[in-house]
RNA sequence: UUGACCACCGCAGGAGAGGCUGGAUCGAACCAGCGCCGAAGGAGCAACCCCCCGGAAACUCUCAGGCAAAAGGACUGCGUUCGUGGU
Numbered sequence: 001u002u003g004a005c006c007a008c009c010g011c012a013g014g015a016g017a018g019g020c021u022g023g024a025u026c027g028a029a030c031c032a033g034c035g036c037c038g039a040a041g042g043a044g045c046a047a048c049c050c051c052c053c054g055g056a057a058a059c060u061c062u063c064a065g066g067c068a069a070a071a072g073g074a075c076u077g078c079g080u081u082c083g084u085g086g087u
Base pairs, nucleotide, nucleotide: 004087005086006085007084008083009079010078011077012076013075018034020033021032022031023030035067036066037065041063042061043060044059048055049054
C1' cells in the first nucleotide's frame, strides 16, 4: 500500500401494538389507570457446542423500552482515489 474480517461512524431501507379513559391541559409532553407490542437493551431456556462450570436464537418472558407523527429500532445493503480504529 492492497485485500479480507471485526468494531465504531455515515447514508439508505426497516415491523408490531390504544394519537384509549380520567386529572391537568393548547397538547400527542406530565400524573394515574386499564388494555396491548417485541426487532434497542436485559433475562430464561431449545437444538447445538462444551461435556466440569457454562455458552446459546429472530424461540420464550416483558424488568426496561414501545403502542398518531417525530425519535428509537434487531436486521440488510453500501461506504469509491476523497470515513476512523483494530486483527